The RNA shown here (Pistol ribozyme) has 71 nucleotides. The RNAcentral record of the sequence draws on ZWD. The model forms 95% of the base pairs in the Rfam consensus. Its Rfam family is "Pistol ribozyme". Its family is annotated with catalytic activity in the Gene Ontology. The literature on the family includes a 2015 paper in Nat Chem Biol by Weinberg et al., "New classes of self-cleaving ribozymes revealed by comparative genomics analysis".

RNA sequence: ACUUGUAUCGGCAAGUAUAAAAAGACAUUAAGCCGAUAGCGUCCACUCUGUUUAAACGGGGUGGGGUUGUA
Numbered sequence: 001a002c003u004u005g006u007a008u009c010g011g012c013a014a015g016u017a018u019a020a021a022a023a024g025a026c027a028u029u030a031a032g033c034c035g036a037u038a039g040c041g042u043c044c045a046c047u048c049u050g051u052u053u054a055a056a057c058g059g060g061g062u063g064g065g066g067u068u069g070u071a
Base pairs, nucleotide, nucleotide: 001016002015003014004013005012006038007037008036009035010034011033025070026069027068032040043064044063045062046061047060048059049058050057
């Protein structure tokens, strides 16, 4: 300097061409390391659909909600 831990900025952390992780104070949660803002992922309802005898499982749309606690 760059890349990554959802996006932007900041923090914390890791790596060096790779994009992951047993790291990121400790646990907890489906809820992703943290804050603000989001609402991407995740959860619930309804609906359409793929496969199927059906179920299970997956995909699209609309709406709602959006980890918690202790330092």